Transfer RNA from a Clostridia bacterium, 73 nucleotides, folded computationally. It matches the Rfam family "tRNA". Its family is annotated with triplet codon-amino acid adaptor activity in the Gene Ontology. It was read from a public genome assembly. Taxonomically the source falls in Clostridia (Bacteria, Bacillati, Bacillota).

[in-house]
RNA sequence: AGGGGUGUAGCUCAAUUGGUAGAGUAGUGGUCUCCAAAACCAUUGGUUGCGUGUUCGAUUCGCGUCGCCCCUG
Numbered sequence: 001a002g003g004g005g006u007g008u009a010g011c012u013c014a015a016u017u018g019g020u021a022g023a024g025u026a027g028u029g030g031u032c033u034c035c036a037a038a039a040c041c042a043u044u045g046g047u048u049g050c051g052u053g054u055u056c057g058a059u060u061c062g063c064g065u066c067g068c069c070c071c072u073g
Stems, first nucleotide, its partner, number of pairs: 001072007010025004019056001027043005049065005
């Protein structure tokens, strides 16, 4: 330099032809317990890396750009 993959909650990851962004875990509160752990219930948390375009509507499609990983030279 060229090609491919990936980026979503604190962390690990979903979101099936574009249609209200979810789960587990963690955090907080509660039930239980002599206390705690475990278990159970409730609940908080998001600029979907960034910019732009298409569309009534974009995590999803197009273009550019940045970080990380792999391959070729």